Source information: Small-subunit ribosomal RNA from a metagenome, 1479 nucleotides, folded computationally. The coordinates come from a structure-prediction model, not an experiment, and the mean pLDDT is 83.
RNA sequence: AGAGUUUGAUCCUGGCUCAGGAUGAACGCUAGCGGCAGGCUUAACACAUGCAAGUCGAGGGGUAACAGAAGAGCUUGCUCUUGCUGACGACCGGCGCACGGGUGCGUAACACGUAUGCAACCUACCUUUUACUGGGGAAUAGCCAGGUGAAAACCUGAGUAAUACCCCAUAACACUUAAUGAGGCAUCUCAAAGAGUUAAAAGCUUCGGCGGUAAAAGAUGGGCAUGCGGAUGAUUAGUUUGUUGGUGAGGUAACGGCUCACCAAGACUUCGAUCAAUAGGGGGCCUGAGAGGGUUAUCCCCCACACUGGUACUGAGACACGGAUCAGACUCCUACGGGAGGCAGCAGUGAGGAAUAUUGGACAAUGGGCGAAAGCCUGAUCCAGCCAUGCCGCGUGCAGGAAGAAUGCCCUACGGGUUGUAAACUGCUUUUGUUAGGGAAGAAACCCCGGGACGUGUCCCGGGCUGACGGUACCUUUCGAAUAAGGACCGGCUAACUCCGUGCCAGCAGCCGCGGUAAUACGGAGGGUCCAAGCGUUAUCCGGAUUCAUUGGGUUUAAAGGGUCCGCAGGCGGGCUGAUAAGUCAGAGGUGAAAUCCUACAGCUCAACUGUAGAACUGCCUUUGAUACUGUCAGUCUUGAAUGUGCUCGACGUAGGCGGAAUGUGCCGUGUAGCGGUGAAAUGCUUAGAUAUGGCACAGAACACCGAUCGCGAAGGCAGCUUACGAGAGCAAUAUUGACGCUGAGGGACGAAAGCGUGGGGAGCGAACAGGAUUAGAUACCCUGGUAGUCCACGCCGUAAACGAUCAUCACUCGUUAUUAGCGAUAUACAGUUAGUAACCAAGCGAAAGCAUUAAGUGAUGCACCUGGGGAGUACGUCGGCAACGAUGAAGCUCAAAGGAAUUGACGGGGGCCCGCACAAGCGGUGGAGCAUGUGGUUUAAUUCGAUGAUACGCGAGGAACCUUACCUGGGCUCAAACGCAUGAUGACAGGCUGGGAAACCAGUUUUUCUUCGGACAUUAUGCGAGGUGCUGCAUGGUUGUCGUCAGCUCGUGCCGUGAGGUGUCGGGUUAAGUCCCAUAACGAGCGCAACCCCUAUUUCUAGUUGCCAGCGGGUAAUGCCGGGGACUCUAGAGAAACUGCCUACGUAAGUAGAGAGGAAGGUGGGGAUGACGUCAAAUCAUCACGGCCCUUACGUCCAGGGCUACACACGUGCUACAAUGGCGAGAACAGAGGGAUGCUACCUGGUGACAGGAUGCGGAUCUCCAAAUCUCGUCUCAGUUCGGAUCGAAGUCUGCAACUCGACUUCGUGAAGCUGGAAUCGCUAGUAAUCGCGCAUCAGCCAUGGCGCGGUGAAUACGUUCCCGGGCCUUGUACACACCGCCCGUCAAGCCAUGGAAGCUGGGAGUGCCUGAAGUCGGUGACCGCAAGGAGCUGCCUAGGGCAAGACUAGUGACUGGGGCUAAGUCGUAACAAGGUA
Repeated sequence: AGAGUUUGAUCCUGGCUCAGGAUGAACGCUAGCGGCAGGCUUAACACAUGCAAGUCGAGGGGUAACAGAAGAGCUUGCUCUUGCUGACGACCGGCGCACGGGUGCGUAACACGUAUGCAACCUACCUUUUACUGGGGAAUAGCCAGGUGAAAACCUGAGUAAUACCCCAUAACACUUAAUGAGGCAUCUCAAAGAGUUAAAAGCUUCGGCGGUAAAAGAUGGGCAUGCGGAUGAUUAGUUUGUUGGUGAGGUAACGGCUCACCAAGACUUCGAUCAAUAGGGGGCCUGAGAGGGUUAUCCCCCACACUGGUACUGAGACACGGAUCAGACUCCUACGGGAGGCAGCAGUGAGGAAUAUUGGACAAUGGGCGAAAGCCUGAUCCAGCCAUGCCGCGUGCAGGAAGAAUGCCCUACGGGUUGUAAACUGCUUUUGUUAGGGAAGAAACCCCGGGACGUGUCCCGGGCUGACGGUACCUUUCGAAUAAGGACCGGCUAACUCCGUGCCAGCAGCCGCGGUAAUACGGAGGGUCCAAGCGUUAUCCGGAUUCAUUGGGUUUAAAGGGUCCGCAGGCGGGCUGAUAAGUCAGAGGUGAAAUCCUACAGCUCAACUGUAGAACUGCCUUUGAUACUGUCAGUCUUGAAUGUGCUCGACGUAGGCGGAAUGUGCCGUGUAGCGGUGAAAUGCUUAGAUAUGGCACAGAACACCGAUCGCGAAGGCAGCUUACGAGAGCAAUAUUGACGCUGAGGGACGAAAGCGUGGGGAGCGAACAGGAUUAGAUACCCUGGUAGUCCACGCCGUAAACGAUCAUCACUCGUUAUUAGCGAUAUACAGUUAGUAACCAAGCGAAAGCAUUAAGUGAUGCACCUGGGGAGUACGUCGGCAACGAUGAAGCUCAAAGGAAUUGACGGGGGCCCGCACAAGCGGUGGAGCAUGUGGUUUAAUUCGAUGAUACGCGAGGAACCUUACCUGGGCUCAAACGCAUGAUGACAGGCUGGGAAACCAGUUUUUCUUCGGACAUUAUGCGAGGUGCUGCAUGGUUGUCGUCAGCUCGUGCCGUGAGGUGUCGGGUUAAGUCCCAUAACGAGCGCAACCCCUAUUUCUAGUUGCCAGCGGGUAAUGCCGGGGACUCUAGAGAAACUGCCUACGUAAGUAGAGAGGAAGGUGGGGAUGACGUCAAAUCAUCACGGCCCUUACGUCCAGGGCUACACACGUGCUACAAUGGCGAGAACAGAGGGAUGCUACCUGGUGACAGGAUGCGGAUCUCCAAAUCUCGUCUCAGUUCGGAUCGAAGUCUGCAACUCGACUUCGUGAAGCUGGAAUCGCUAGUAAUCGCGCAUCAGCCAUGGCGCGGUGAAUACGUUCCCGGGCCUUGUACACACCGCCCGUCAAGCCAUGGAAGCUGGGAGUGCCUGAAGUCGGUGACCGCAAGGAGCUGCCUAGGGCAAGACUAGUGACUGGGGCUAAGUCGUAACAAGGUA
């Protein structure tokens, strides 16, 4: 110091989360020791038991207990007597009990903190000083006697003491008054002659003193008052009657409405009164760089409280924790009459709770009370016990040791890696532990003894006494590595990785998120990482969070500028001079308790801890000084502001008058069949005369052209002309006032449209409504009507995307252009200037888009507003309103995002440009029929599997009768059907034959191995490797389809941008093309395009057999048949040829055009091969290969038969047809490319034929397979036919082991549907479509009408790019990015959650009124008691509590009800995002 998380990616805004520190903690796992700390945060809930405040006999009367002494009795170890002594129960009296200890209920307050004041006060014990301490009296407790009661306790009588009580005397520096003088702070204070008034005392004594009384002063402690400071809510705005003040009195220690009488009507409050809810405050502590934020456990200070609520008494001090009294609740005792009690003291118990300790020891130390002292008391305190609760420290060993052992785990597995110097083993050490022994400091006083100084009582010196902790710390010693390691984590953040199991299950998770068969994220293991006697989790606080921003934020679009103006308070405010010194600054003084923090030093072996000193405590107060700035006061100025004069401007406002066009209606004409309306229609109007047209009249509303990027206004808003009234702004030159200003919480006024009230008005338009359409529906969009409303007057409402999404005012800061109103100025040029209104741009700013003198720049002042999304501008409350509604305005709950700007894509029922048999123009098909074939479905024992929009469906399959074959049924085998290796055996193994059997196989029988002797071959046995067309194409390789033969896809360097990214690749042209040219912050390059390759079209050269035959020769019935020839055709090698090269036109160029020239071919000549980056988790685990998983007498393998060929049906692809451009018969002609030995077969014979029997040639430019359409002639004459051939019957041929399921072909017979095919849809642009046949692969044969090739004949059409489909480029919008097959909204239905309302019901605290009213103070009285003081009693006021009553506030609950949120796959629609299909 940051990091993760919104996106495909980016920047920003913004929330959520994490890493750190901390805790009075708790929980889980684990645990060796010590030191120092800490330990009911919850029920101020209830408490058994014990202890926590006593002491003094040197105040007193005394003697119950104990001890002693003396005495007596005697039963000789007991009893009695004597207060005689030590002492001492209870009692009187003194002091203490108001401290110490606990708790945090209450309290928002002078309670606390801080600083002052008391001229308005008190203070026991202590210190200092002064004076006094004389006399007298009456009681009372105890004790004794009696009585009541269960007890607690009480009553009566007799009698008694005091340092208890009373009286008298004395008396002031006390109190009252006060001449005079002085001072201060208003009341006053000080000094003070004088006068008056009363109140005192106690004794004890060793005679030293200790006490007592009065007064003054100090110290200490307290009381009161005041300034300032620190919490929440305005959804609490008014509160108050002793209230505010005065006079007088009372009361108090003292001031004071503290209380009372009278008088006045004040007092507090938006600078937050009152009310409500919450809370002890501070020093400090935690965190933080700090400022701050949080907190108030332990320790210290203050306050409050003591079962709850009152009250006073005593006292120096209390309204009193372990006192009193009353009331209440609760608990206990009881004889039921009545009593007792108060752990928020220390322990302890129950309860509550996640949770917090011993019914311990000692007064040895420190401190406190009493006492002269000894001493007593002290749960204060000091110690110990329990608890890893925290902090700190120590240990669990150290060194050597590689065969890098074994196990475990992992891997590319006969081998490595890791665990790991780790272990074993060797040596060493002994903290801790254990054994034994020694053994503190904390202790010095008081007191006692001795001594000394001064002189009899203090001080000093020496000695003695005193330790709970504790035989503890510590020291020495024995033994021996011996007694001692865990927890969490390992996907990123965040250090640390593999295997197995699991399979969106089980589970994890702080956030993001993991898990659906290869999980570094679940569980286990191995390994590793981090801490360590702890480690994690949970909770809470600060930090990070500049995420409430004083330091230190924002508001055009992310949340956020009020709709606008006026304006009280408030805040801020121009120039100069003087005064003052409040703010401000400086010096000094006081204070800021101690502890804490920091620094230094020191003490425990170190540290934690503790001590000493310093610094600090950033604050408050006082005082002295300074005077720039701010403030205040005084004076002055003119530039801010305002006013005056003149001119100008405008849809500025209010009221009135007037006008024309249009529309509608009425009347009168002309006129006739439709009008109107729409995408198309219909509703509607119209022969009762519409629409159209002419005239007249009336009505209401709005003001065409001018008109604009204009003008005016504070905003809303304002538009025909004109009049009146009113307001404003600007300009010019000056004159006047002299800061009069700016902003503006509350407040007031204005405020579009819609809406509301009352009364008018109503032409057009037009919510609601009605009808017609559209539609699946159409409560809409469209159409026909139409009410409110729109208009006027008056009154409400008070909101808008009231927007420039940009508050007002002032100042400053480059420029360009346009325009409005003025001035310059005589001016329609035009340099200037003032005030507006616009566009562009620099610096600067901004996340960017953008803003940019009209700022979103640089500064100043004031106001308003924001703090994640949803819930929600909702609920409740309040205010306003006639209502509608408006203003103010939450929470629970829920999500990890929501959002802004920009980028790249994709998409659009957005745009532009362009291309393609994409459409159009044509030709021929499919869809209808029959058949073939494939698929779906169904069926089946099985109908094996795969392919499924385009991109599956005559596809894998280039050929299922067996085989194939993977499927089914049945029968067999198990190292196996095949192969390899090693070892061994056999040659009677295998094979043949016989039997069984469907075969495989089983059983029986028969019989030869070869040899160069090394072995080979075959079989068999054993062992090792098997085998699987089983699963996963979503683990993969390879291969393939498609977009698409579309023109695209990228890179390097540079440049631009914060960045994603852009540029290049865009623009202007051009092209089939990102093809090329020009331009250009780009310059180059790569993969694609093109070219290079093959075929084909022309030609040259070479070569000339099996091909060819012009010329020469021979020969035949005839034929290149033969000799020969290379001319030609052809064959097959090598070349040439085409490049917009030439011409014309256009063009800068690239290039385009020209039926151009030339040429066989002309603008890539035609065709093929060739398929960029990528997309579809596209296809294939069944071609093959391969990871993982699965089967192993079976999911392997062998055999027979069956099935893949089923058949109501649906679809795709084809074939054949429906006929005359044809069918049939006869005759005649012309290819190319391939194939051929288990083959192709000439030719001959037989057969109607398929074919058969012979026979010859050919491993082929030689032989052979081998053409059809076409042409000629004839016939048929429009028919279900001489078309068509399905189907069926019969007879055959061929292949093959075998044609039943299930082959092809032939002949004869039979002769179905079908007469050109609905919606729709496919192919094709030239040697193409169409049409005709031929060949080949596979193959015994063939279901081939399929596929792949080959040639023959051989068209039509393209105006063109509006539309459909697909694609490319540019641009635009986007809420899409799984990318439109996207995203997404609302109702309804289901589950869960929190919440509002609600007839009511039940509580709580506070207040008001009335009634009652204990104890008690005060007042009155007091005939009774007392000598008296006084008291009992009675009574008045006040009051805790109680009762009654009506409300307000607040909480819980409530049938029912409202909306809200959340929840993989529910329903209905499709509102939004693209022009989202009605912006």